[in-house]
Context: one part of a larger RNA
RNA sequence: GCCUACGAGUUACUGUCUCGAGCCAGGUAAAGCCCUAUAAGGGGCCCGGCCGAAGCGAAAGCGAGUCUGAACAGGGCGUUGAGUUGGAGGCAGUAGACGCGAAACGCGGUGAUCUACCCAUGGUCAGGCUGAAGGUCCGGUAACACGGGCUGGAGGGCCGCACCAGGCAGCGUUGAAAAGCUGUUGGAUGAACUGUGGGUAGGGGUGAAAGGCCAAUCAAACCGUGAGAUAUCUCGUACUCCCCGAAAUGCCUUUAGGGGCAGCCUCGGAAUAAGUGUUACGGAGGUAGAGCACUGAUAAGGCUAGAGGGCUUCAUCGCCUAUCAAACCUUGACAAACUCCGAAUGCCGUAACAUGUUUACCGGGAGUGAGGCACUGGGUGCUAAGGUCCGGUGCCGAGAGGGAAACAACCCAGACCAACAGCUAAGGUCCCCAAAUGAAUGCUAAGUUGAUCGAACGAGGUGCGACUGCAGAGACAGCUAGGAUGUUGGCUUGGAAGCAGCCAUUCAUUUAAAGAGUGCGUAACAGCUCACUAGUCGAGCGGUCGUGCAUGGAGGAUAAUCGGGCAUUAAGUAUUCUACCGAAGCUAUGGUUCCCCCGCCUUUGGCGGGGGGAUGUAGGGGAGCAUUCUCUGAGCGUUGAAGCCCUGCUGUGAGGCGGGGUGGAGUUCAGGGAAAAGAAAAUGUAGGC
Numbered sequence: 001g002c003c004u005a006c007g008a009g010u011u012a013c014u015g016u017c018u019c020g021a022g023c024c025a026g027g028u029a030a031a032g033c034c035c036u037a038u039a040a041g042g043g044g045c046c047c048g049g050c051c052g053a054a055g056c057g058a059a060a061g062c063g064a065g066u067c068u069g070a071a072c073a074g075g076g077c078g079u080u081g082a083g084u085u086g087g088a089g090g091c092a093g094u095a096g097a098c099g100c101g102a103a104a105c106g107c108g109g110u111g112a113u114c115u116a117c118c119c120a121u122g123g124u125c126a127g128g129c130u131g132a133a134g135g136u137c138c139g140g141u142a143a144c145a146c147g148g149g150c151u152g153g154a155g156g157g158c159c160g161c162a163c164c165a166g167g168c169a170g171c172g173u174u175g176a177a178a179a180g181c182u183g184u185u186g187g188a189u190g191a192a193c194u195g196u197g198g199g200u201a202g203g204g205g206u207g208a209a210a211g212g213c214c215a216a217u218c219a220a221a222c223c224g225u226g227a228g229a230u231a232u233c234u235c236g237u238a239c240u241c242c243c244c245g246a247a248a249u250g251c252c253u254u255u256a257g258g259g260g261c262a263g264c265c266u267c268g269g270a271a272u273a274a275g276u277g278u279u280a281c282g283g284a285g286g287u288a289g290a291g292c293a294c295u296g297a298u299a300a301g302g303c304u305a306g307a308g309g310g311c312u313u314c315a316u317c318g319c320c321u322a323u324c325a326a327a328c329c330u331u332g333a334c335a336a337a338c339u340c341c342g343a344a345u346g347c348c349g350u351a352a353c354a355u356g357u358u359u360a361c362c363g364g365g366a367g368u369g370a371g372g373c374a375c376u377g378g379g380u381g382c383u384a385a386g387g388u389c390c391g392g393u394g395c396c397g398a399g400a401g402g403g404a405a406a407c408a409a410c411c412c413a414g415a416c417c418a419a420c421a422g423c424u425a426a427g428g429u430c431c432c433c434a435a436a437u438g439a440a441u442g443c444u445a446a447g448u449u450g451a452u453c454g455a456a457c458g459a460g461g462u463g464c465g466a467c468u469g470c471a472g473a474g475a476c477a478g479c480u481a482g483g484a485u486g487u488u489g490g491c492u493u494g495g496a497a498g499c500a501g502c503c504a505u506u507c508a509u510u511u512a513a514a515g516a517g518u519g520c521g522u523a524a525c526a527g528c529u530c531a532c533u534a535g536u537c538g539a540g541c542g543g544u545c546g547u548g549c550a551u552g553g554a555g556g557a558u559a560a561u562c563g564g565g566c567a568u569u570a571a572g573u574a575u576u577c578u579a580c581c582g583a584a585g586c587u588a589u590g591g592u593u594c595c596c597c598c599g600c601c602u603u604u605g606g607c608g609g610g611g612g613g614a615u616g617u618a619g620g621g622g623a624g625c626a627u628u629c630u631c632u633g634a635g636c637g638u639u640g641a642a643g644c645c646c647u648g649c650u651g652u653g654a655g656g657c658g659g660g661g662u663g664g665a666g667u668u669c670a671g672g673g674a675a676a677a678g679a680a681a682a683u684g685u686a687g688g689c
Base pairs, nucleotide, nucleotide: 001689002688003687004686005685006684011095012094013093014092015091016090017089018088019087021085022084023083026051027050028049032045033044034043035042036041055062056061065077066076067075068074098236099235101233105226106225107224108223109222110221116200117199118198119197120196121195122194123193124192125190127159128158129157130155134151135150136149137148138147139146163187164186165185167184168183169182170181171180202218204214205213206212239624240623241622242621243620244619249262250261251260252259253258263368264367265365266364267363268362269361274358275355276354277353278352279351280350281349282348283347289341290339291338295335296334299331300330301329302328304325306324307323308321309320310319311318371396372395373394374393375392376391377390378389379388380387401412402411403410416591417590418589421587422586423585427581428580429579430565431564432563436578438577439576440575441574442573443572449567450566457552458551461549462548463547464546465545466544467543468542469541470540478536479535480534481533482532484509485508486507489503490502491501515530519528520527592614593613594612595611596610597609598608599607600606601605625678627675628674629673630672631671632670633669634668635667636666643662644661645660646659647658648657649656650655
């Protein structure tokens, strides 16, 4: 992992609601007792229990009323709808209460044969090295001290087996082994190692202390028990079909992944009133916008208090001010917490029309109370986020189908079933790939582009439009020639001559024209060139603005790519047109089921006709299938029951019926009843492979 078996809303009592039954202002008969043939049964008896038939008040108490109160006031709770007994079902409560699951806690015991420490009594440590104290002899001293030789044999001394340990590395890691093997390493007369016997026990021991160890278990051992502890948590929870179908919100919560109440779903009831849409009319309101009349903020100018600065005076006075500036005026402009104004939508009401139970109410059952994305009005944030918090709408959630290459929520469109029928939507029509290599007119040359992606800024890319200047009195571009004189203007400067810088009425002369000079250049000159002019040439040449497409700007992590191939008067792009393809949409054909209406039949119901509906998670409701046992009735079976294997038919489905084989003794059907009543999942349990 697979197969087989087992495996989770039960039972008792109480309450409540619904369904069906009995009796009914009553219903039932507790406990107890008596009788009994079938005895957990049946029948009966007395006294009497429970619920109901009356309530209100704390109570005395009063009573269709009563309490409060001074009240004959008001108000509160009642009076005007029948209950009760047992049965079935839904739900709740108390119990383990759908199943499995803790970490833990209490109590009583069992453990020191492992290990920690201690006690008693034993055992073990090859060999080698060093050479303390002390002793002795000699030297030495006044005597000591001291020195030397020899002797001696100390030490948690040195090297190193056994023994003990386990620092490093490799191997091993479903191991040879639930801690080892190999190599290397540390201690090895000591706080050494070790045998045997004994002691300390669980909030306790023991600990040269690591929260270590206390039998492969230790921040509180193990075994039993309270015990099915508790688990607002996780997981799992078993057959079918049909109808409806949510929520992820508000308030409160030692509450935030849990609850209570409300909201939203479902089933039943009863009511006749509502609900929804459109139009019209009547309302409430201060948003968008706008405005500056208020509150505040605010730019420029004017006018002008006040302040600063300057002038003047011995002082006062006074004068000036491209300083700051109140109020006022003109112009301009801002605001969620400004408003002289002020929509659209939405909301409330009334009426008509349309729709036809969609609405409110009472009662039974829920689930939900983590939401998400897109567009939109806002807050927050960075006018960041697949961010976050509100409001509106849609969708996903719980929604399949077609399109967007792929892609919960984007576009189209809401799947009852069947089929090799038709029309369309979005989107498409060269090939992959169903349908136009369709039509008309432009644009693009960048493979731009071919359904996401690009800015500021740059650019004689190119198309279109508007305005404007010059031009046969010859423009624009090119070529030829000129481009001069006073003068090297003045100043400055070492120099400054058109061309470092400053100044200026940048003037005047000769001219076809020529700046007191446009740029390069020199130390300064020189030189080259431009403006300007003539000639040559012979027809268009410039400028500004707007706009289409294209271009540079252009950088990302595995080679690249529009989904790919590929495509250039297009298969790109803009505008227009026609045809076609294209979905579970719509239509046509057949069928199923639910609801409403009508008709017929004998009722619950059946048949026929008409209309409408049938995506669905949590969840509510309805109808069924199968299994085991049981009651009543009816059957089958050694001429072969159940079970198992193969197979045909049949039902919307759970399933059912038949045939063959195997098997070898039980078993089925109909109508009731009762459940140990359906397996794919729980790291489910056991067995097998």
About this RNA: The part of an RNA shown here (large-subunit ribosomal RNA, domain II) has 689 nucleotides and comes from a Bacteroidales bacterium. Model confidence (mean pLDDT): 85 of 100. Rfam family: Bacterial large subunit ribosomal RNA. Taxonomically the source falls in Bacteroidales (Bacteria, Pseudomonadati, Bacteroidota, Bacteroidia).